[in-house]
Context: one part of a larger RNA
Molecule: large-subunit ribosomal RNA, domain III
Organism: Marinomonas dokdonensis
RNA sequence: GAGUAACGAUAAGGGGAGUGAAAAACUCCCCCGCCGGAAGACCAAGGUUUCCUGUCCCAUGUUAAUCAGGGCAGGGUGAGUCGGCCCCUAAGGCGAGGCAGAAAUGCGUAGUCGAUGGGAAACAGGUUAAUAUUCCUGUACUCGUACAUAUUGCGAUGGAGAGACGGAGAAGGCUAGGCCAGCACAGCGAUGGUUGUCUGUGUUUAAGGCGGUAGGUUUGGGACUUAGGCAAAUCCGGGUCCCUUUAAGACCGAGAACUGACGACGAGCCCUCUUUUGGGCGAAGUGGUUGAUGCCAUGCUUCCAGGAAAAACUUCUAAGCUUCAGAUAUGAUCGAACCGUACCCCAAACCGACACAGGUGGUCAGGUAGAGAAUACCAAGGCGCUU
Numbered sequence: 001g002a003g004u005a006a007c008g009a010u011a012a013g014g015g016g017a018g019u020g021a022a023a024a025a026c027u028c029c030c031c032c033g034c035c036g037g038a039a040g041a042c043c044a045a046g047g048u049u050u051c052c053u054g055u056c057c058c059a060u061g062u063u064a065a066u067c068a069g070g071g072c073a074g075g076g077u078g079a080g081u082c083g084g085c086c087c088c089u090a091a092g093g094c095g096a097g098g099c100a101g102a103a104a105u106g107c108g109u110a111g112u113c114g115a116u117g118g119g120a121a122a123c124a125g126g127u128u129a130a131u132a133u134u135c136c137u138g139u140a141c142u143c144g145u146a147c148a149u150a151u152u153g154c155g156a157u158g159g160a161g162a163g164a165c166g167g168a169g170a171a172g173g174c175u176a177g178g179c180c181a182g183c184a185c186a187g188c189g190a191u192g193g194u195u196g197u198c199u200g201u202g203u204u205u206a207a208g209g210c211g212g213u214a215g216g217u218u219u220g221g222g223a224c225u226u227a228g229g230c231a232a233a234u235c236c237g238g239g240u241c242c243c244u245u246u247a248a249g250a251c252c253g254a255g256a257a258c259u260g261a262c263g264a265c266g267a268g269c270c271c272u273c274u275u276u277u278g279g280g281c282g283a284a285g286u287g288g289u290u291g292a293u294g295c296c297a298u299g300c301u302u303c304c305a306g307g308a309a310a311a312a313c314u315u316c317u318a319a320g321c322u323u324c325a326g327a328u329a330u331g332a333u334c335g336a337a338c339c340g341u342a343c344c345c346c347a348a349a350c351c352g353a354c355a356c357a358g359g360u361g362g363u364c365a366g367g368u369a370g371a372g373a374a375u376a377c378c379a380a381g382g383c384g385c386u387u
Base pairs, nucleotide, nucleotide: 013031014030015029016028017027018026032384033383034382035381040364041363042362043361046344047343050342051075052074053073054072055071056070060068061067080141081140082340083339084338086119087118088117092113093112094111098107099106100105122139123138124137125136126135142336143335144334147331148330149329150328151327152326153321154320158316159315160314161313166303167302168301169300172296173295174294177290178289179288180287181286182203183202184201185200186199187198188196204264205263208259209258215252216251217250218249220243221242222241223240224239225238226237228236229235265285268281269280270279271278304307350359351358366378367377368376369375
């Protein structure tokens, strides 16, 4: 230079009360403003206590601070069903023997790992200062061991089926959600009107069980036979015959109804309390319309570039066992360990040296206008971006 530039999005603040040594910034109340396909809510990754409570203000906070993602102390994460672990495999890794190499090592069979994929099962309400599909209440479901009863050809590391999959397009049936009406409760206006065709609020309820609908796929059953399926097979595939046949049967299959629910929730009201809070009672809880990008649907049609694997599962036999063992059905008992679970998550808590106008995958998707997830204004909810 200079007490100058700057104090990090121009979304915006104002008033009252409280606390306190001190209040533009903290807390509460009332207005105002901003976002609302987000600046709301929930996860994954990542972070790792930042969560909640009490207390403190040196430092941190671009100012002050009584405040804080700051200091100190205490508290907080509850699972058979959520995710992992577990079973299974993909790319890829490792790799007994093996091959190569002077060695170090490289490659690779059998195998063994490896999710971002496949594989059993839970919902609604309540509750904490802080957790909840985990606790509590109510109602469910799955798998497994041994047991009982009844019946009985069981048995795999092998065979077969299935799992099992692309892009695009179209139509249909539904539901979530929305809106309107009805119903219930409350209100009646500090200013002209407002008992009315008025205003406000509410009108919510799951998984599971039952049954098998709209719709989709398909002939189905029996007998005999058989160079295939590395052996075998009653299974699959091939062949022949009979019956049944184009809509019956079989398989799949949303949704609705009933139940779950004489329950829960519920606007509001009453009692207690200085406020906080705690307890109790509890109305209506129906119909219509619209309607998804969600479900039926891994469906259907169509196209060429022809769109994982393995296990679980079903079935077949081999060795073997056939008084046993094993299998199937029903019932009851018991068991279901371990790890994660707080909090942030388009951000002041992650990646950017910062409380940084940058970056960061997925899910949810209300109202009015609109073709629309554009845009504008709003709801729930959250903020006014720390001079």